Predicted 3D model of a 74-nucleotide RNA (transfer RNA) from a Candidatus Omnitrophota bacterium. The RNAcentral record of the sequence draws on ENA. The source organism's lineage runs through Bacteria, Pseudomonadati and Candidatus Omnitrophota. Rfam family: tRNA.
RNA sequence: CGGGGCGUAGCGCAGCUGGUUAGCGUACAAGUCUGGGGGACUUGGGGUCGUGAGUUCGAAUCUCACCGCUCCGA
Numbered sequence: 001c002g003g004g005g006c007g008u009a010g011c012g013c014a015g016c017u018g019g020u021u022a023g024c025g026u027a028c029a030a031g032u033c034u035g036g037g038g039g040a041c042u043u044g045g046g047g048u049c050g051u052g053a054g055u056u057c058g059a060a061u062c063u064c065a066c067c068g069c070u071c072c073g074a
Stems, first nucleotide, its partner, number of pairs: 001073007010026004019057001028044006050066005
């Protein structure tokens, strides 16, 4: 310098044929069970989907630029 992949909750990920309220596990908070610890169950809080712009009635999803990580090539 060229090309590919990834970026979504504290952490690990799904959702990417554009349309329901953005979801799962774990963690966190509260409650119940237990003599306590550990554990189980129930409920709840937490995101503006890397940043900015564009297309569209509508974007996590499509397009462009940039940023970060990573892989391949020179």